[in-house]
Molecule: transfer RNA
Organism: bacterium
RNA sequence: GCCACCUUAGCUCAGCUGGUAGAGCAACGGUUUUGUAAACCGUAGGUCCCCGGUUCGAUCCCGGGAGGUGGCU
Numbered sequence: 001g002c003c004a005c006c007u008u009a010g011c012u013c014a015g016c017u018g019g020u021a022g023a024g025c026a027a028c029g030g031u032u033u034u035g036u037a038a039a040c041c042g043u044a045g046g047u048c049c050c051c052g053g054u055u056c057g058a059u060c061c062c063g064g065g066a067g068g069u070g071g072c073u
Stems, first nucleotide, its partner, number of pairs: 001072007010025004019056001027043005049065005
């Protein structure tokens, strides 16, 4: 230098064919316990990496950029 893939909650990751985003763990509250843990119930938590375009509407499609991983030279 070239190619491919990835970037979504604190962490690990889903998200179908474009229609206003979820799970597990973690956090917080409650039940239970002499108390802690575990278990069970509930709550909160998001600029979907950034900029622009297409569209009535974009996490999703298109272009550019940034970061990461792998490969080639």